[in-house]
Background
Model confidence (mean pLDDT): 86 of 100. A computed fold for a 341-nucleotide part of an RNA from a soil metagenome, annotated as large-subunit ribosomal RNA, domain IV.
Context: one part of a larger RNA
């Protein structure tokens, strides 16, 4: 100097992003025990009191026992008895409260930076599947199941209470089949190419048959187009502008658009840019916390929405006690390290 410890005067978080770390609580008996609540819980809530040794007492009581003599466990309480600084004497051995987010919960997870609010999860809810299921693997055997719709796949939410608005235009998915469009394929009008003949003096024109090419009309399934359903399918849920007898607002009215214009709850929120919004709480002072407001840039109802006991090594803000975090720093123990020898 540095590592692990150990103990500090007054103060008691003033540190720091942040009580990180540390320190406080700790046992057992008794009293005591608050909002909230799914009545189970919360709770070991909080918060308090007691603890050692003798005597009463080989007591009360209780085992055992041939239910006899014995032996073994043994209190509660009382005490003007006893000693210490101190009796769970030393070691094991919860700090704890109040509020708000989130996610109900036990549980799983990034083997070696993430344990969480992400996955799961019971409960919902929608699809498919009638059985040689659907599905999954594949050549097959298998699985699914030695199971049959109270069964088995597949999405999507995620206990529990209250709900869960409108929009099928757009994509999907279902069903439809009257028309429109279509392949393949069946037919084969008609043109092109070569030619014999046949006209020309000639170039060259015309061109029957084959052979080759091409191909119109017509017939022709699903799809698509078309009809209609369906959002706990995917997804979407306006704008001007004017009005009330102060002003302010705007129940109300006009007017453009739209598939239909956001409903019930919620709200500067894990969503709010503006922004440290305003207002109130709490502090002597609070970009954070809590309770309200609605100007929601850009919540909103299973891509669930609003609550909510109990649960979290969860995240945020507060407070009691505590403490060398720190004011401010100081000894001391051991280990390394250095430096002489």
């Nucleotide at each position: 100097c540095u590592c692990u410890c150990g103990u500090u005067c007054a103060g008691g978080a003033a540190c720091u992003a942040g009580g990180c770390a540390c320190a406080u609580u700790a046992a057992c008996u008794c009293c005591g025990u608050a909002a909230c609540u799914u009545c189970g819980g919360g709770a070991g809530a909080a918060g308090g009191a007691g603890u050692g040794c003798c005597a009463c007492a080989c007591u009360a009581g209780g085992g055992u026992u041939u239910a006899u003599c014995g032996c073994c466990c043994g209190a509660a309480g009382u005490g003007g008895g006893c000693c210490g600084c101190a009796g769970u004497g030393a070691a094991u051995u919860g700090c704890c409260c109040c509020a708000g987010g989130c996610g109900a919960c036990u549980g799983u997870u990034u083997a070696a930076u993430a344990a969480a609010a992400a996955c799961a999860c019971a409960g919902g809810u929608c699809u498919c599947u009638g059985c040689a299921a659907a599905g999954u693997c594949g050549a097959a055997a298998a699985c699914g199941a030695c199971g049959u719709a109270u069964a088995g796949g597949g999405g999507c939410u995620g206990a529990c209470g209250c709900c869960u608005g409108c929009c099928c235009g757009g994509u999907g998915c279902c069903g439809g089949a009257a028309g429109g469009u279509u392949a393949a394929a069946g037919g084969g009008a008609g043109g092109g190419g070569u030619c014999a003949a046949c006209c020309g003096c000639a170039a060259g024109g015309u061109g029957a048959a084959g052979c080759u090419u091409u191909g119109a009309u017509c017939u022709g399934a699903a799809g698509c187009c078309c009809c209609g359903g369906u959002a706990a399918a995917c997804g979407g849920c306006g704008g001007c502008c004017g009005u009330a007898a102060c002003u302010a607002u705007a129940a109300c009215g006009g007017u453009c658009c739209u598939a239909a214009g956001g409903u019930a709850g919620c709200g500067a929120a894990a969503u709010u840019c503006c922004u440290u919004g305003u207002c109130g709480g709490g502090u002597a002072a609070g970009u954070u916390c809590c309770g309200a407001c609605c100007u929601g840039c850009a919540c909103g109802a299973a891509u669930g929405g609003c609550g909510u006991a109990a649960c979290g090594a969860u995240c945020u803000g507060g407070g009691c006690g505590c403490u060398g975090u720190c004011u401010u720093a100081a000894c001391g123990a051991g280990g390394g390290g250095c430096a002489c020898u």